A computed fold for a 73-nucleotide RNA from Candidatus Jingweiarchaeum tengchongense, annotated as transfer RNA.
Rfam family: tRNA. Rfam links the family to the GO term triplet codon-amino acid adaptor activity.
The sequence is in RNAcentral, with records from ENA.
Model confidence (mean pLDDT): 85 of 100.
RNA sequence: GGGGCUGUAGUCUAGCACGGUAGGACAUUGGGCUCCAGACCCAAAAACCAGGGUUCAAAUCCCUGCAGCCCCA
Numbered sequence: 001g002g003g004g005c006u007g008u009a010g011u012c013u014a015g016c017a018c019g020g021u022a023g024g025a026c027a028u029u030g031g032g033c034u035c036c037a038g039a040c041c042c043a044a045a046a047a048c049c050a051g052g053g054u055u056c057a058a059a060u061c062c063c064u065g066c067a068g069c070c071c072c073a
Stems, first nucleotide, its partner, number of pairs: 001072007010026004020056001028044005049065005
């Protein structure tokens, strides 16, 4: 220098092909339970890598970057 894959709460991850309420687990916080704690039950907060484009509507489609991994030179 060229090519491919990946990027979503604190962590891991689903959703992307075929655009339409951002979901789950663990962790955290509050409450219940308990003599206390753990376990268990209920509830809450928290996320689409950045910028632009298309569209009534973008995590999803298009473009340009950034980061990580892999291959080629």